Predicted 3D model of a 73-nucleotide RNA (transfer RNA) from a Gemmatimonadales bacterium. Its mean pLDDT, the model's own confidence on a scale to 100, is 81. Its Rfam family is "tRNA". The same sequence occurs in records of 2 taxa.
C1' cells in the first nucleotide's frame, strides 16, 4: 500500500427478503429459607461505533471516516 471480517444493554450474543430492538448473564426489588447460596417472579437498562445518502419506513441497503481482528505485499 491492497483485500476481507467485525462494531447492537454493564458483559456474551440474537433480530427472515427493509416494517414498532430481544434473550442469557450481571444489576435492583420481591417470594422461598433461621441466614446466605441456589431456585422462582417482577423491574430497569439502547442516539444499533461516528457522519452523510436512498426510502413512506434503515440494526439491515449505499458512501466516507474511526476502533478491533485476519490475509497478501
Nucleotide at each position: 500500500g491492497g483485500g476481507c471480517c467485525u462494531u447492537u444493554a454493564g458483559c456474551u450474543c440474537a433480530a427472515u427478503c427493509g416494517g414498532u430492538a430481544g434473550a442469557g448473564c450481571a444489576a435492583g426489588c420481591g417470594g422461598c429459607u433461621u441466614u446466605u447460596a441456589a431456585c422462582c417472579g417482577c423491574u430497569a437498562g439502547g442516539u444499533u461505533g461516528u457522519g452523510g445518502g436512498u426510502u413512506c419506513g434503515a440494526g439491515u441497503c449505499c458512501c466516507a471516516c474511526a476502533g478491533g481482528g485476519c490475509c497478501c505485499a